Predicted 3D model of a 398-nucleotide part of an RNA (large-subunit ribosomal RNA, domain III) from a Dethiobacteria bacterium.
Lineage of the source: Bacteria > Bacillati > Bacillota > Dethiobacteria.
Context: one part of a larger RNA
RNA sequence: GAGUAACGAUAAGACAGGUGAGAAUCCUGUCCGCCGCAAGCCUAAGGUUUCCUGAGGAAGGUUCGUCCGCUCAGGGUAAGCCGGGACCUAAGCCGAGGCCGGAUGGCGUAGGCGAUGGAUAACUGGUGGAGAUUCCAGUGCCACCUUAGGCCGCUAUGAGCGAUGGGGUGACGCAGGAGGGUAAGCACAGCGCACCGUUGGUUGAGUGCGUCCAAGCGUGUAGGGAGAGCUGGUAGGCAAAUCCGCCAGCUUAUCAAUCCUGAGGCGCGAUGGGGAGCGAAAUUAUAUAGUAGCGAACUGGCCGAUCCCAUACUGCCGAGAAAAGCCUCUAGCCAGGCCAUAAGGUGCCCGUACCGCAAACCGACACAGGUAGGCGGGGAGAGUAUCCUCAGGCGCGC
Numbered sequence: 001g002a003g004u005a006a007c008g009a010u011a012a013g014a015c016a017g018g019u020g021a022g023a024a025u026c027c028u029g030u031c032c033g034c035c036g037c038a039a040g041c042c043u044a045a046g047g048u049u050u051c052c053u054g055a056g057g058a059a060g061g062u063u064c065g066u067c068c069g070c071u072c073a074g075g076g077u078a079a080g081c082c083g084g085g086a087c088c089u090a091a092g093c094c095g096a097g098g099c100c101g102g103a104u105g106g107c108g109u110a111g112g113c114g115a116u117g118g119a120u121a122a123c124u125g126g127u128g129g130a131g132a133u134u135c136c137a138g139u140g141c142c143a144c145c146u147u148a149g150g151c152c153g154c155u156a157u158g159a160g161c162g163a164u165g166g167g168g169u170g171a172c173g174c175a176g177g178a179g180g181g182u183a184a185g186c187a188c189a190g191c192g193c194a195c196c197g198u199u200g201g202u203u204g205a206g207u208g209c210g211u212c213c214a215a216g217c218g219u220g221u222a223g224g225g226a227g228a229g230c231u232g233g234u235a236g237g238c239a240a241a242u243c244c245g246c247c248a249g250c251u252u253a254u255c256a257a258u259c260c261u262g263a264g265g266c267g268c269g270a271u272g273g274g275g276a277g278c279g280a281a282a283u284u285a286u287a288u289a290g291u292a293g294c295g296a297a298c299u300g301g302c303c304g305a306u307c308c309c310a311u312a313c314u315g316c317c318g319a320g321a322a323a324a325g326c327c328u329c330u331a332g333c334c335a336g337g338c339c340a341u342a343a344g345g346u347g348c349c350c351g352u353a354c355c356g357c358a359a360a361c362c363g364a365c366a367c368a369g370g371u372a373g374g375c376g377g378g379g380a381g382a383g384u385a386u387c388c389u390c391a392g393g394c395g396c397g398c
Base pairs, nucleotide, nucleotide: 013031014030015029016028017027018026032395033394034393035392040375041374042373046355047354050353051075052074053073054072055071056070060068061067080141081140082351083350084349085348087118088117092113093112094111098107099106100105122139123138124137125136126135142347143346144345145344146343147342148341149339150338151337152336160333161332165329166328167327168326169325173316174315175314176313179309180308181307185302186301188300189299190211191210192209193208194207195206196204212273213272216268217267218266219265223261224260225259226258227252228251229250230249231248232247233246234245236244237243274298277294278293317320361370362369377389378388379387380386
């Protein structure tokens, strides 16, 4: 320079009460304003205690501060069924032997690791200052063990189990439109509850609010897919096979039967839960608390998804993972075992708080930047545009 510029989105605050030594800035209330494909909600990554409670007021906070993502102390994350591991493999990585290299080492077989994929059993409600598909209540499901019943077998005329092996399945592209349904929604009707304050304003065809519920079990629908079955043969599937493939014959058939698949609906679940509203006591006081407690109706119609049926169907050319699992076949194993139901029992390790379009992540900052996925109501509208608004969240720390 200069007590100058600046104090980080032009979404906006005002008043009253409280606390306190001290209040534009903290708390509460009322009104106002802003977002509402977001400036709301869930979650991945990342962060790593920032979460909650009590206390604090040096520093951090672009002002203030009684306040805070700050300081101090205490507390908080509960799982057979959510995610990961005790399962599987992809790219890629490691790599016994091996090959190569002067050395460190490079490549790579068997084998292994490795999700962003496959497989895989739980839903609804309640709860607290902070956790919940984890706790609690109710109702389920999965695997294994034990017991009870029936049946088969017990030394081969062998019940049953059954591959690290064979076969099938798993198993997949892109685009398109149609159908069935559900979620969600509604200035609709019915039903239930509450209210009607003298106001311009009516007890009315009034106003406001509500009218909800899962997994699972049973039923097997709209729809989709496949021709199916039997007998004989068989040199292929690195051994074997009753399985698969191939060959022959017979039966039946092409709209069908049968089998497989399959949303939704309906019934149970539910004599339950939720529920608008009503609403205590604890000293007077909605301060504690709208807590504990009580608890109505709980139907129909319309509209309707980008969700489900659906890895469906149709079309196209660029012709669109693997392995486990599951089914089946034998090889093999074997003296006790299988099946259905019921009862009882067992069920390991890790994650789980909180932020998560952000003041908590990446940007040196409480930074107008960046950050994968899901939900995303109503009115107008083709629309997730745009404007207004619900739930919810904020008024951007002079």